[in-house]
RNA sequence: AAAAGAAAUGGGCAAACCUGUCGAAAGGCAGCGGCGCAAAGCUAUAGGGCCUUCCCCGGAAACGGAAAGGCAGCCAGUUGCAAAG
Numbered sequence: 001a002a003a004a005g006a007a008a009u010g011g012g013c014a015a016a017c018c019u020g021u022c023g024a025a026a027g028g029c030a031g032c033g034g035c036g037c038a039a040a041g042c043u044a045u046a047g048g049g050c051c052u053u054c055c056c057c058g059g060a061a062a063c064g065g066a067a068a069g070g071c072a073g074c075c076a077g078u079u080g081c082a083a084a085g
Stems, first nucleotide, its partner, number of pairs: 012037002018031005035073001041078003047075002049071003056065003
């Protein structure tokens, strides 16, 4: 210093960019890549928050409103391996 998880071994996951693909978008999936992560496992009609706007509502328009669409690598809930050098 440290159980609100240090050191080590062996493993795990994979941000941005780029490519392909699906999608109206947000975003998802696959490849590449590796910023990071001790829960970066799981949970999104059932807690909060954030993103998007095809349809819908208002509007002459610009635009505004609004999830039934998304995000778990925002908080949260839940399950869980090694373990004090």